[in-house]
c-di-GMP-I riboswitch aptamer from a Chloroflexota bacterium, 78 nucleotides, folded computationally. Lineage of the source: Bacteria > Bacillati > Chloroflexota.
RNA sequence: AGACCGAAUGGGCACACUCGUCGUGAGGCGGGGCCGCAAAGCCACGGGCCUGCGAGAGCAGGUAGCCGGGUUGCCGAA
Numbered sequence: 001a002g003a004c005c006g007a008a009u010g011g012g013c014a015c016a017c018u019c020g021u022c023g024u025g026a027g028g029c030g031g032g033g034c035c036g037c038a039a040a041g042c043c044a045c046g047g048g049c050c051u052g053c054g055a056g057a058g059c060a061g062g063u064a065g066c067c068g069g070g071u072u073g074c075c076g077a078a
Base pairs, nucleotide, nucleotide: 005076006075012037013036017032018031019030020029021028022027035065041071042070043069045068046067047066048063049062050061051060052059053058
């Protein structure tokens, strides 16, 4: 230095809810808020769930704080 790991330190993010705003919608963005989170940083590749259209087959979207996977990173005890 790196890996596993997650005590401590300094910090970080921000569920629900709410206000504003965008969207047909799921939901996104900003302010407040703080349930929680060692990647609750990023990616829609696989699965799940959600939304719109469709008689159907299916098509188009969303969710990374549903799971898996990929990728980058702070700190340094046992």

It was read from a public genome assembly, where an Rfam model found it. Its mean pLDDT, the model's own confidence on a scale to 100, is 90.